[in-house]
C1' cells in the first nucleotide's frame, strides 16, 4: 500500500420484546391475565435509499412518438448499471545497446466524429470547405516596398493535414519511390473482442471533444408491506320488515264496502365505512460443512441447522474479573470503549469505520 476476518469477552442479578409449557377460567376453545433453574433476541454497513429481483395491487387488443438508463468482447445469475476472466487504450517501474519489445503493477463510461448541427479560452498567420506571420525560391526594382509559389526550416498553442531516407523542384512538398504508420480487402489464429515480422490493393481517408446536441443497438407500464387481505365496536347516517286489519290523504257530496297513496316513537335485521384487531411476517434465489465441476465468478451433490420479528415500536442497567485505551517508575488511579443501529424480504453499489488478527 492491497486483500481478506473479527468488531470487545465471560458470568451473576434486575428488567424488556417474542416463542414454548404450565395454572387459571369456561361445557370446550380463543384472546387478555399470571408462572418458568425453558428456547431467541441488531450490522458489517442494520445506513444512503443508488441499481436488480421476490411478492402485492392497479393499469394493459397490438404499434409507434417521447422520456429514461445502459454501450469492448465472453461467461455467472432469479436479475442487474452487479461479478468473474479476456481484449485493447493510458500511466508508473523494470529489463533488454537503441528505435522499440518484454514483464510487473495500476487506472479505464472503452458503440458511432467517413450522417448532421454546435463548441475549442489564451497565443498564434492561421482552430478547419484549412492557413502564408518569419523565413526560402522566383519575377521586378538602384533599393525598400510590390506580385507569385512553397508547409521543408523557425514561432505560438492542450492540439497545427503521418514519420526516415533517397530522387525530384526555381525553393519545395506523397509530387515519386524504398521502409515504418495508417485504411481496407483477402488469408492464419481465437467462441468473440482482438490479433499477425503474412499477401494484394490505396498515396493517405484528412485535429479535438458524443460525461455537448445527436445517430445507432438493447432494456424499461404506474404504485409500493402505510403494497395488499380478512374480521369488525360505539356513534352517526343507508336498507328491509314489523308497528299498521292502527293513522292521514285521495278515488263528485254522505255512510259502508273496496283499492291506491303516506305514515312516528320503538323493535328487530342486512350491508359499507371507521376505531380495534388479524394475516401479510419471516423456511428463505437461507445458513454451515464436506466434496465435485470450473482460471475465477459461480454451480451441483451429501449431511446438519432454524437464527429478532416489534407497531410509539424490546435489544437495556448495575456488578465483578478478563481485554483495549490513557496518566504513572511502581503501587495504583481513570475512560466506558470506532461506525452506527433491524421494521415485507433477497442480490449489488455507494458512504461511515477506533483496534485487533491473518495474507501478499
Nucleotide at each position: 500500500c492491497c486483500g481478506g476476518a473479527c468488531g470487545g469477552g465471560u458470568a451473576a442479578u434486575c428488567g424488556c420484546c417474542u416463542g414454548g409449557u404450565g395454572c387459571g377460567a369456561u361445557u370446550a376453545g380463543c384472546a387478555g391475565g399470571u408462572a418458568c433453574u425453558c428456547g431467541g433476541g441488531a450490522g458489517g454497513a442494520a445506513a444512503g435509499u443508488c441499481c436488480g429481483g421476490u411478492c402485492u395491487c392497479c393499469a394493459u387488443a397490438g404499434g409507434g412518438c417521447a422520456g429514461c438508463a445502459u454501450g469492448c468482447c465472453g461467461g455467472c445469475u432469479a436479475a442487474c448499471g452487479g461479478c468473474c476472466g479476456g481484449g485493447g487504450g493510458g500511466a508508473u517501474c523494470c529489463g533488454c545497446c537503441a528505435a522499440g519489445c518484454g514483464g510487473a503493477u495500476u487506472c479505464u463510461a472503452c458503440g458511432g466524429a467517413a450522417a448532421g448541427u454546435g463548441c475549442c479560452a489564451c497565443a498564434g498567420a492561421a482552430a478547419a470547405u484549412a492557413u502564408a506571420c518569419c523565413g526560402c525560391c522566383u519575377u521586378g526594382u538602384c533599393a525598400c516596398g510590390a506580385a507569385g509559389g512553397u508547409a521543408a526550416g523557425g514561432g505560438u498553442g492542450a492540439a497545427a493535414a503521418g514519420g526516415u531516407g533517397c530522387g525530384g523542384u526555381a525553393a519545395g512538398a506523397g509530387c515519386g519511390c524504398a521502409c515504418c504508420g495508417c485504411g481496407g480487402c483477402g488469408g492464419g489464429a481465437g467462441u468473440a473482442a482482438u490479433u499477425c515480422g503474412c499477401g494484394c490493393c490505396g498515396g493517405c481517408a484528412g485535429g479535438g471533444c458524443a460525461a455537448a446536441c445527436c445517430c445507432c443497438a438493447u432494456g424499461c407500464g404506474g404504485a409500493g408491506c402505510a403494497a395488499g387481505a380478512c374480521c369488525a365496536a360505539a356513534u352517526a347516517g343507508g336498507g328491509g320488515a314489523g308497528g299498521a286489519g292502527g293513522a292521514g290523504c285521495g278515488g263528485c257530496c254522505c255512510g259502508c264496502u273496496c283499492c291506491g297513496c303516506u305514515u312516528a316513537a320503538c323493535u328487530u335485521c342486512c350491508g359499507g365505512g371507521u376505531a380495534g384487531g388479524u394475516c401479510g411476517c419471516u423456511u428463505g434465489a437461507g445458513c454451515c460443512g464436506u466434496u465435485c465441476a470450473g482460471u475465477a465468478a459461480u454451480g451441483g451433490c451429501c449431511g446438519g441447522c432454524c437464527u429478532a420479528g416489534a407497531u410509539g415500536a424490546a435489544u437495556g442497567a448495575u456488578u465483578a474479573c478478563c481485554g483495549c485505551c490513557c496518566c504513572g517508575c511502581a503501587a495504583g488511579g481513570g475512560g466506558a470503549c470506532a461506525c452506527a443501529g433491524a421494521a415485507a424480504c433477497c442480490g449489488g453499489c455507494u458512504u461511515a469505520u477506533a483496534g485487533u488478527c491473518c495474507g501478499g